Predicted 3D model of a 79-nucleotide RNA (c-di-GMP-I riboswitch aptamer) from an Actinomycetota bacterium. It was read from a public genome assembly, where an Rfam model found it. Of the family's consensus pairs, 100% are formed in the model.
Parts: sequence; structure tokens; C1' cells
RNA sequence: ACAGCGAAACGGCAAACCCGUUGAGAGGCGGGGACGCAAUGCCACGGGGCCCCAACCGGGGGUCAGCCGGGCUACCGAG
Repeated sequence: ACAGCGAAACGGCAAACCCGUUGAGAGGCGGGGACGCAAUGCCACGGGGCCCCAACCGGGGGUCAGCCGGGCUACCGAG
């Protein structure tokens, strides 16, 4: 240095809910707030959930990264 692992330490993120705002909606953004998180950082590639349209068979668009898998990057260093 790399991989595995996750004791300790420094810190980090932020569920539900509330307020504001935005969207047809799922949802997004900001503030408050913490359920949790060792990738709960980033990516919509695969599966899946949710929203909308169509629907004769087929499907089409959007959204969720804190549903799972995968890809990329990354702080610390006991055993």
C1' cells in the first nucleotide's frame, strides 16, 4: 500500500413526524427533529416497491440509492 474485519477515537449522515415550498402524483428541496446507519457517500445498470398514461396482446413515462444486487469513491486502525 491492498484486501478482509469493525474494538476505540475524531467526526459524519439523518427515519418517522412538524413547518414552509414545489410537483397531477409517487416524490423532491429547505428548516426543525432523531429511528437508525461503517458507506444511510455517489450512480437508475438488474430486480423490486410506488405514481401516471395506455390497455386486445403488448407496453410507455416518472419516482424511491434508508428495499435488494451491482459499479465508483472514501475517514480511522485494536484484534